[in-house]
RNA sequence: GGCUGAUUAGCUCAGUUGGUUAGAGUAUGGUGCUGAUAACACCAAAGUUGCCGGUUCGAUCCCCGUAUGAGCCA
Repeated sequence: GGCUGAUUAGCUCAGUUGGUUAGAGUAUGGUGCUGAUAACACCAAAGUUGCCGGUUCGAUCCCCGUAUGAGCCA
């Protein structure tokens, strides 16, 4: 320098072949249960879907550029 794929909640990850409320597990807080913990059950909060621009009535999804980290080639 080139190619490939990744970036979504604190962390690990799904997802939608473009449609109005974006999810799970785990972690965190609260409540219940217990003599008290743990475990378990329930509830809650936590997201500008990496960033910029474009296409579109509408973008997390499609396109350009860019950033970060990974693999391969040279």

The prediction has a mean pLDDT of 81. Transfer RNA from Rhinolophus ferrumequinum, 74 nucleotides, folded computationally. Taxonomically the source falls in Rhinolophus (Eukaryota, Opisthokonta, Gnathostomata, Eutheria). It matches the Rfam family "tRNA". It is annotated as a transfer RNA.